[in-house]
RNA sequence: GGAGUUGGCCAGGCAGCCGCCGCGCGGUUUACCGCGUGGAGGAAAGUCCGGGCUCCACAGGGCAGGGUGCCAGGUAACGCCUGGGCGCCGCGAGGCGACGGAAAGUGGCACAGAAAACAUACCGCCGAUGGCCGCUCGCGAGAGCGGAUCAGGUAAGGGUGAAAUGGCGAGGUAAGAGCUCACCGCGCGCAUGGCAACAUGCGUGGCAGGCAAAACCCCACCCGGAGCAAAGCCAAAUAGGCAGGCGUUGACGCGGCCCGCCGAGCCUGCGGGUAGGCUGCACGAGGCGAUGGGCGACCAUCGUCCCAGAUGAAUGGCUGCCCACGACAGAACCCGGCUUAUCGGCCGACUCCACCC
Numbered sequence: 001g002g003a004g005u006u007g008g009c010c011a012g013g014c015a016g017c018c019g020c021c022g023c024g025c026g027g028u029u030u031a032c033c034g035c036g037u038g039g040a041g042g043a044a045a046g047u048c049c050g051g052g053c054u055c056c057a058c059a060g061g062g063c064a065g066g067g068u069g070c071c072a073g074g075u076a077a078c079g080c081c082u083g084g085g086c087g088c089c090g091c092g093a094g095g096c097g098a099c100g101g102a103a104a105g106u107g108g109c110a111c112a113g114a115a116a117a118c119a120u121a122c123c124g125c126c127g128a129u130g131g132c133c134g135c136u137c138g139c140g141a142g143a144g145c146g147g148a149u150c151a152g153g154u155a156a157g158g159g160u161g162a163a164a165u166g167g168c169g170a171g172g173u174a175a176g177a178g179c180u181c182a183c184c185g186c187g188c189g190c191a192u193g194g195c196a197a198c199a200u201g202c203g204u205g206g207c208a209g210g211c212a213a214a215a216c217c218c219c220a221c222c223c224g225g226a227g228c229a230a231a232g233c234c235a236a237a238u239a240g241g242c243a244g245g246c247g248u249u250g251a252c253g254c255g256g257c258c259c260g261c262c263g264a265g266c267c268u269g270c271g272g273g274u275a276g277g278c279u280g281c282a283c284g285a286g287g288c289g290a291u292g293g294g295c296g297a298c299c300a301u302c303g304u305c306c307c308a309g310a311u312g313a314a315u316g317g318c319u320g321c322c323c324a325c326g327a328c329a330g331a332a333c334c335c336g337g338c339u340u341a342u343c344g345g346c347c348g349a350c351u352c353c354a355c356c357c
Base pairs, nucleotide, nucleotide: 001353002352003351004350005349006348007347008346009345010344012322013321014320015319016318017317018316020039021038022037023036024035025034026033027032041328045339046338048337049336050335051334052333053227054226055225056224065223066222067221068220069219070084071083072082073081074080085099086097087096088095089094100218101217105216106215108211109210122158123157124154125153126152129151130150132147133146134145135144136143137142166184167183169181170180171179185207186205187204188203189202190201191200192199193198231279232278233277234276241270242269243268244267245266246265253261254260286305287304288303289302290301291300292299293298323326
């Protein structure tokens, strides 16, 4: 200098003017005005996991259903995170992995192929064994040699396939074959290291056990249901309900009183629900800093800060200047994750290549 890996951070800035929502103070108390102050995100998104909170249900256990699945740790919890193991990819930094069980059972493996896993043999290979044919020998029973490959042996080689019944070499054989042996793989046992997953070594077995469990299934562990339109409180008008009182001996009503008219209801209280309002609702598994513990995720202590809260739902508009010319995108009960979208910029750590000293 170039090419990369990985972790973290920022998300146009400044000024002026006019608006919007919340809170506090004051004027004043429906309202309105003034001053001060706060006002979206790293994903507020998808709503995919986990928890808090609320109501309902609930002795305990089981079935069904769903989820998770190497080991250890972190956490309120998790399918998240950290560290480690193993496998695969990369020269490397590093990345990816539903990564328990296929010797409990059931089922599956398109096409091709003999055969897709009890098993079997298409092209081949063999002719040891039994039979057949020919020749030779023998008095004969029969023997030897040769041939075909009928029975048969074989699974080396070829061929099919994504995958073919451990791999490779040697011995062995008629040809072959874990049939035997060495090495590798696999299973089992022991020892050592490690909390463990696992690794290494030694011994042993004799090839038994193809793939796939995001097929059913088995094993282990976890999970009650609904969700802030949860839930709680205050509470009209009208119409029902209950209780008491008054009223046909005339109540109520006809603007206050009397007369008069009218003619069956009227008044009060209680209770439930609705409209409407309030709470839930912004102090929280909280942010920042320091110290200590831990490889780390994270934890502990101390100090410090208060940081949106609407309910037709605020966070916007205009102007000026500057620059690298500005992406994805807008809270609605809250929090921890994951995933997805995203113009660009900054910082740290590390790897590989080339060159110079």
Molecule: Bacterial RNase P class A
Organism: Thiobacillaceae bacterium